This is a predicted structure of a 74-nucleotide RNA (transfer RNA) from an Acidimicrobiia bacterium. It matches the Rfam family "tRNA". Rfam links the family to the GO term triplet codon-amino acid adaptor activity. Taxonomically the source falls in Acidimicrobiia (Bacteria, Bacillati, Actinomycetota).
C1' cells in the first nucleotide's frame, strides 16, 4: 500500500431479521438499614451510539467515504 477487527456513560461491556423511550455493572450524587462504617436496598444525573455522507416512514444496527487503536500481508 492491501486486508481483517474493534469505536455505545467516566471505565469494562451487552444491545438476537433495522421499528418509535437506548441498557447492565461498577463508580458518581441524595435516601433508607446501622452506635457507626462496610455489606445490602431505593431514586437520581450521566449518552451528538468514532466523524461526515447515503438508503429508508424509521438507522447503534444497512451502504459509502475518513479518523484512531490493534492484528495480518507485502
Nucleotide at each position: 500500500g492491501g486486508g481483517g477487527c474493534u469505536a455505545u456513560a467516566g471505565c469494562u461491556c451487552a444491545g438476537u431479521c433495522g421499528g418509535u423511550u437506548a441498557g447492565a455493572g461498577c463508580a458518581c450524587a441524595c435516601c433508607c438499614c446501622u452506635g457507626a462504617u462496610a455489606a445490602g436496598g431505593g431514586u437520581g444525573a450521566g449518552g451528538u451510539c468514532g466523524c461526515a455522507g447515503g438508503u429508508u416512514c424509521g438507522a447503534a444496527u444497512c451502504c459509502u467515504g475518513c479518523u484512531a487503536g490493534c492484528c495480518c500481508c507485502a